The RNA shown here (transfer RNA) has 73 nucleotides and comes from a Deltaproteobacteria bacterium. Model confidence (mean pLDDT): 83 of 100. Rfam family: tRNA. By type it is a transfer RNA. Lineage of the source: Bacteria > Pseudomonadati > Myxococcota > Myxococcia.
RNA sequence: UCGCUGGUAGCUCAGUUGGUAGAGCGUUCGGCUGAUAACCGGAAGAUCGGUGGUUCGAGUCCACCCCGGCGAA
Numbered sequence: 001u002c003g004c005u006g007g008u009a010g011c012u013c014a015g016u017u018g019g020u021a022g023a024g025c026g027u028u029c030g031g032c033u034g035a036u037a038a039c040c041g042g043a044a045g046a047u048c049g050g051u052g053g054u055u056c057g058a059g060u061c062c063a064c065c066c067c068g069g070c071g072a073a
Stems, first nucleotide, its partner, number of pairs: 001072007010025004019056001027043005049065005
């Protein structure tokens, strides 16, 4: 320098053919218990790495840039 791959909630990850973002764990509130754990129910929490573009509509498609990983010179 070039190619491939990943970046989404505090953590680990989903997200179909573009249709308006979800799970588990954790946190928190409540139930249960003599109490704790376990278990059961609820809630909060991500403008999706950044900036533009395409589109009625972008996590998803396109361009460039940033960061991690792999590979070729």